[in-house]
RNA sequence: GGAUUCCUAGCUCAGUUGGUUAGAGCACCGUCCUGAUAAGACGGAGGUGCCGGGUUCGAUUCCCGGGGGAUCCA
Numbered sequence: 001g002g003a004u005u006c007c008u009a010g011c012u013c014a015g016u017u018g019g020u021u022a023g024a025g026c027a028c029c030g031u032c033c034u035g036a037u038a039a040g041a042c043g044g045a046g047g048u049g050c051c052g053g054g055u056u057c058g059a060u061u062c063c064c065g066g067g068g069g070a071u072c073c074a
Base pairs, nucleotide, nucleotide: 001073002072003071004070005069006068007067010026011025012024013023019057028044029043030042031041032040050066051065052064053063054062
């Protein structure tokens, strides 16, 4: 330098042939339980969906540019 691929909650990841509340597990907070802690039960908070544009009635999903990571080739 070229190719492919990924970027969604604090972390690990789902989802989507574009559709009307964006989710799970762990972590965090609260309540219950216990003599107390852990475990367990119930509930809660937490997301500019990497950034900027475009297409569209509508974009996490499609297109373009940029940034970052991974793999391969040279």
Molecule: transfer RNA
Organism: Mycolicibacterium canariasense